[in-house]
RNA sequence: GGCGUCAUCGUCUAGAGGCCCAGGACAUCGGUUUUUCAAGCCGAGAAUCGCGGGUUCGAAUCCCGCUGACGCUA
Repeated sequence: GGCGUCAUCGUCUAGAGGCCCAGGACAUCGGUUUUUCAAGCCGAGAAUCGCGGGUUCGAAUCCCGCUGACGCUA
């Protein structure tokens, strides 16, 4: 250099055009329980989906470019 895969809450992850102003687990915060801690139970906050365009009535999802990570190849 060429080709391919990936990028979503603090972390890990689901999603495959409308049922998602995005769900779950852990963590965090509040409550409950306990002599205390942990565990359990209940609840809350937290991602406009890497960035910029395009397609569409409608995009996390499809297309293009860029950035970054990883892999294959010369």
A computed fold for a 74-nucleotide RNA from Spirochaetes bacterium GWB1_59_5, annotated as transfer RNA. The RNAcentral record of the sequence draws on ENA. Its Rfam family is "tRNA". Its family is annotated with triplet codon-amino acid adaptor activity in the Gene Ontology. Rfam classes the family as a transfer RNA.